[in-house]
RNA sequence: CGAGCAGGCCGGGUGACCGCAGCAUUGUAUAAUGCUGAGGAAGGUCGGGGCUCCAUAGGGCAAAGUGCUGGUUAACGGCCAGUCGGGGCGACCCGCAGGAAAGUGCAACAGAAAGCAGGCUGCCGAUGGUUCGGCUCAUGUCGAACACAGGUAAUGGUGAAACGGUGCGGUAAGAGCGCACCAGCGGUCCGGGUGACCGGAUCGGCUGGGUAAACCCCACUUGGAGCAAGGCCAGAUAGAGGAUAUGGGCUGCCCGUCCUGUCCCUAAUGGGACAAUCCUCGGGUAGGCCGCUUAGAUGGAUGGUCACCCCGCUCUACCGAGCGGACAGAACCCCGCCUAUAGGCCAGCUCGCCAC
Numbered sequence: 001c002g003a004g005c006a007g008g009c010c011g012g013g014u015g016a017c018c019g020c021a022g023c024a025u026u027g028u029a030u031a032a033u034g035c036u037g038a039g040g041a042a043g044g045u046c047g048g049g050g051c052u053c054c055a056u057a058g059g060g061c062a063a064a065g066u067g068c069u070g071g072u073u074a075a076c077g078g079c080c081a082g083u084c085g086g087g088g089c090g091a092c093c094c095g096c097a098g099g100a101a102a103g104u105g106c107a108a109c110a111g112a113a114a115g116c117a118g119g120c121u122g123c124c125g126a127u128g129g130u131u132c133g134g135c136u137c138a139u140g141u142c143g144a145a146c147a148c149a150g151g152u153a154a155u156g157g158u159g160a161a162a163c164g165g166u167g168c169g170g171u172a173a174g175a176g177c178g179c180a181c182c183a184g185c186g187g188u189c190c191g192g193g194u195g196a197c198c199g200g201a202u203c204g205g206c207u208g209g210g211u212a213a214a215c216c217c218c219a220c221u222u223g224g225a226g227c228a229a230g231g232c233c234a235g236a237u238a239g240a241g242g243a244u245a246u247g248g249g250c251u252g253c254c255c256g257u258c259c260u261g262u263c264c265c266u267a268a269u270g271g272g273a274c275a276a277u278c279c280u281c282g283g284g285u286a287g288g289c290c291g292c293u294u295a296g297a298u299g300g301a302u303g304g305u306c307a308c309c310c311c312g313c314u315c316u317a318c319c320g321a322g323c324g325g326a327c328a329g330a331a332c333c334c335c336g337c338c339u340a341u342a343g344g345c346c347a348g349c350u351c352g353c354c355a356c
Stems, first nucleotide, its partner, number of pairs: 001352005007346004012309007020037007039327001043338002046336005051226004058255004063222005068082005083097001084095004098217002103215002105211002120156001122152003127149002129146007164182006183207001185204008230290004239281006247259003261274005310325006
């Protein structure tokens, strides 16, 4: 000097005039003065809570979420640090990070076959069989051919992937069939670490791939509904029918639990009325206050003009001139995550080149 990696901050200011919302004071038909007045994300609504209501906020199932280890937090799927795997020369980045030997499913095409598979091209001729020839009195024996039964999966082909790899022995031909060295899996032990895990030694059988952000299994967590929650005042309130413990009430289901009261009649079963809860049809009313907070609206307030300053770019020898100044607006509150962002500032690290 160039190219990168990852982090933090700012993101307009001041004054005047007019205008807007709230509060306070004064005055009043009207008003005046003063003070205050959107964010780093207010966006997305992806998570976690506070708060409110539900008579069960009890147990179980379902359902949903999370998924390596340790820590942090009110909590989280967040954050910090690490382990393992992948990418990058590197600084760093990403992770769909429990289980495939519990089960089910999926993998186009090709291929014989895609997972306790398979026998396509092939290989063998030990064993049984068939045929031919020779020898033999006969029983039988010798040889050759075939490849029917049989043995085989080493070689070749297909494919992203074919049931460990390389080498030697062995066999009729082969195969971990045996052996040596590796890889994988499992057992035992040693060392380091809180742990995930890392390093090492030894033994074994020779060895059934991939995919779970496919269903599933395992572990842990979770009542439901949500500020249009909910509370208070006002207003209106013609009713009709039905159910009631085999019903209704929280919460999709089950269990448990609560609502089993009052009066009258009857010998009793039982019947009737009222109350309570729920369902169906129909009619009437629906305004305000709180919740709502240092901005506090509820068809929704912070705007316009001028001047100066600040930052950036272009032109100019200078003076100076021109242009531009991002993303974007609270709605009960808080903690995170994700996304958008003109321009500027701060400090750190990696790689390359050059000079000393």

This is a predicted structure of a 356-nucleotide RNA (Bacterial RNase P class A) from an Actinomycetota bacterium. The sequence was found by an Rfam model in a public genome assembly. The source organism's lineage runs through Bacteria, Bacillati and Actinomycetota. Rfam family: Bacterial RNase P class A. Its family is annotated with ribonuclease P activity, dimeric ribonuclease P complex and tRNA processing in the Gene Ontology.